[in-house]
Order: sequence, then C1' cells, then structure tokens
RNA sequence: GAUAGAGGCGCAGGGUUGAUGAGUAGACCGGUCAUAAGAGGCGCAGGCAGCCGAUCGGGGCGAAAGGCAGCACUGCCGAAGUGUUCUGUCAGCCAUUGGGACAGAAUGCUGGGACGCAAGCAGAAUAUGCUUCGUACUGUCACUUUUGUGGAGCGCUAUC
Repeated sequence: GAUAGAGGCGCAGGGUUGAUGAGUAGACCGGUCAUAAGAGGCGCAGGCAGCCGAUCGGGGCGAAAGGCAGCACUGCCGAAGUGUUCUGUCAGCCAUUGGGACAGAAUGCUGGGACGCAAGCAGAAUAUGCUUCGUACUGUCACUUUUGUGGAGCGCUAUC
C1' cells in the first nucleotide's frame, strides 16, 4: 500500500401496512349579523402582482405532508450523523437581500448503542430527531501494581 473482516436493540435507503396528525384544514347546505367600508388575511420575511375579505352559530361530509412504529428487501461498518464555508436547484414575478428545503464539494467533530421529568433547537405532540452535558454498559488498542487507568475509527484484527 492492497484485500477481507469485527463491534450490535449496529447504520442508512426506498417500498408496504398501521397509528398519530384530526373529527383538524377544507368544500357543501341552512340560518343569523351587516349593506358599506377595505380593517385585515393568503403567499417564509421584503417589494410587486393576484385573490379573498370584517357577526355568530348549526348540519352532515371529511383529507394530506413531514415526523413515528411494524414487516420484508437493498446497500453497508465514518456505516452514519452533525457544524462551518462554497456551488447549483426550488417558490406567481423580482431578488440571491435575509431565511428555509433538497443535492453536491471542501473542511472539522463524534468508536457504538441505551438511559435522563437535564439544557437548547425543530415539531401538532408528553411521539421523535439533532446538539451539549451526565450515568453506567459495550467493542478496540496501549499501559498495568491483574483490575484498573487512559486514548480514539485518519482506529483495530487477519492475509498478501
């Protein structure tokens, strides 16, 4: 240097089924208020354009997306996640002004999963995800007073 492996509730992807979302949004049908305004709203924020448009109930009908779980399949073991920067795409138009989503590149961090009425962000949410912190566990290598201490995946093991 190349190849092949290991960690385990191991990681991710699309598919499918289900719960939640939610009896919500929405459309339709009555009634009521008002008779005119343009308050205000929609669109991420800004400008423009367009549309809706100012009361209060009722009736039955009634979604979806992201996120989540199960199942099998596929690809794998920096699997993957995440911070920053850059590039490209998206939106009724403008604009790359700010932000958001997706994809790629560069660079940094994290060995791994679990738990936590912890803190923060996202989210409809007590679900869940991410980051920080903490707790023990676990794999690996080094050291060692032999049962402990410490390090990090740019690591470890095997073969050539």
This is a predicted structure of a 160-nucleotide RNA (Lysine riboswitch aptamer) from uncultured Blautia sp. The RNAcentral record of the sequence draws on MGnify. It matches the Rfam family "Lysine riboswitch aptamer". The literature on the family includes a 2003 paper in Cell by Mandal et al., "Riboswitches Control Fundamental Biochemical Pathways in Bacillus subtilis and Other Bacteria". The prediction has a mean pLDDT of 76. The source organism's lineage runs through Bacteria, Bacillati, Clostridia, Lachnospirales and Blautia.